Two RNAs folded together computationally: RNase P RNA and transfer RNA, 421 nucleotides in total.

RNA sequence: GGUGAGGAGCAUCUGAUCGCGGCUCGCGAGAGUCGAGGAAAGUCCGGGCAUCGUAGGGCAGGGUGCCAGGUAACGCCUGGGCACGUAAGGUGACGGCAAGUGCAACAGAAAGGAUACCGCCUAGCUUCGGCUAGGUAAGGUUGAAACGGUGCGGUAAGAGCGCACCAGUAGAUGUGGUAACACGUCUAGCUAGGUAAACCCCACCUGAUGCAAGGUCCGUGUAGGGAGAAAGAGCUCGCCCGGCUCGUUUGUAUCUCCGGGUUGGACCGCUCGAGGCGUAUGGCGACGUGCGUCCUAGAUAGAUGAUCAGGCACGACAGAAUCCGGCUUAUCGCUCCUCCUGCAGA
RNA sequence: GGGCGGUUAGCUCAGCGGCAGAGCGUUCGCCUUACACGCGAAGGGUCGGGGGUUCGAGUCCCUCACCGCCCACCA
Numbered sequence: 001g002g003u004g005a006g007g008a009g010c011a012u013c014u015g016a017u018c019g020c021g022g023c024u025c026g027c028g029a030g031a032g033u034c035g036a037g038g039a040a041a042g043u044c045c046g047g048g049c050a051u052c053g054u055a056g057g058g059c060a061g062g063g064u065g066c067c068a069g070g071u072a073a074c075g076c077c078u079g080g081g082c083a084c085g086u087a088a089g090g091u092g093a094c095g096g097c098a099a100g101u102g103c104a105a106c107a108g109a110a111a112g113g114a115u116a117c118c119g120c121c122u123a124g125c126u127u128c129g130g131c132u133a134g135g136u137a138a139g140g141u142u143g144a145a146a147c148g149g150u151g152c153g154g155u156a157a158g159a160g161c162g163c164a165c166c167a168g169u170a171g172a173u174g175u176g177g178u179a180a181c182a183c184g185u186c187u188a189g190c191u192a193g194g195u196a197a198a199c200c201c202c203a204c205c206u207g208a209u210g211c212a213a214g215g216u217c218c219g220u221g222u223a224g225g226g227a228g229a230a231a232g233a234g235c236u237c238g239c240c241c242g243g244c245u246c247g248u249u250u251g252u253a254u255c256u257c258c259g260g261g262u263u264g265g266a267c268c269g270c271u272c273g274a275g276g277c278g279u280a281u282g283g284c285g286a287c288g289u290g291c292g293u294c295c296u297a298g299a300u301a302g303a304u305g306a307u308c309a310g311g312c313a314c315g316a317c318a319g320a321a322u323c324c325g326g327c328u329u330a331u332c333g334c335u336c337c338u339c340c341u342g343c344a345g346a
Numbered sequence: 347g348g349g350c351g352g353u354u355a356g357c358u359c360a361g362c363g364g365c366a367g368a369g370c371g372u373u374c375g376c377c378u379u380a381c382a383c384g385c386g387a388a389g390g391g392u393c394g395g396g397g398g399u400u401c402g403a404g405u406c407c408c409u410c411a412c413c414g415c416c417c418a419c420c421a
Base pairs, nucleotide, nucleotide: 001343002341004339005338006337007336008335009334010333012311013310014309015308016307017306018305020035021034022033023032024031025030037317041328042327044326045325046324047323048322049210050209051208052207056241057240058239059238061206062205063204064203065202066080067079068078069077070076081094082092083091084090095201096200100199101198102195103194117140118139119136120135121134122133123132124131125130148166149165150164151163152162153161167191168190169188170187171186172185173184174183175182176181214268215267216266217265218264225258226257227256228255229254233245234244260420261419262418275294276293277292278291279290280289281288282287312315347417348416349415350414351413352412353411356370357369358368359367364401372388373387374386375385376384394410395409396408397407398406
């Protein structure tokens, strides 16, 4: 230099005029000030908050899944382990199939404590082509996958059948580490295949519904109408316990369904928050703690725009609606930082 | 804004992880003088797109796109 890896930030700007939403000031005219995003998106996770019934226990259902930590919490993040990459670094639903059950089309002898088509060996028979009975699994064949590998011994032929080495597994144990795990030692011929994003087992988490939740008030309107539900029953919603309510016969209240009215409005929830920025400090880091400072959209048919002038790099994806923390997806480009070296040159 | 469901042949829909199907429609042949009906056959598929798990995915998992449905207040 080339190639490659990781991360951070910005994401049209400036001025003038007119206009829109919130707040403050003013009797008023009006003035001042603030006014979309890194994803506001998908609604895929996790919480705050609210209501139901106090949300506690068990079962069922759902979710997560190496280890440790961070956090309000998480399926997120950080650090570590293991596997793959020359490396920077990236990716990994990464517990268990040596608990049980299931599945594996076609092909193939055989798809899992099974089996024998070709082959090899022994015995018998023979029309000398072979046939029958038995043994065997070294070799061939099929397949995505075939019951450790190499060698020696052994045998009729063979085989972990025996032995040596290698690989794996299980049990015991030593050292390092909080742990996952790593490196060893001894024992056992133990060789146990794949699949759990198959049922399932183990550990942990988990009540349901979402701001159209829910609360206060004003106003309009009528049939507070009809049917059904039970006495140890209802609320009951997946079930049980716990809890609450009603209670001796009234359809009062409650629940379900049908029907009726309004298609009205105001306020709260609503934006000051697990908040931003700076700094000090603890930690490898995610992050925590202390101090200082700032207030930065809250609409309800839904504001954030239009025109003109100028600059350049010629402008992408896209726009709040209860609020936060993540993930995922979309995105014209520009700037900056930290690194790697199977390549080339000095 | 919030919550659900769906996407398979031209249309309407089935589909235990193992060669993608049915009905209607289309085309051709038979039947008929001819048409309809009927009978027989043929053609037609990116299983919405992409990625993953698996030997193997329409089916299981993740993600994106598109389409459809539900919800208010009063007593």
It holds a member of the Rfam family "Bacterial RNase P class A". Rfam describes the family as follows. Ribonuclease P (RNase P) is a ubiquitous endoribonuclease, found in archaea, bacteria and eukarya as well as chloroplasts and mitochondria. It is annotated as a ribozyme.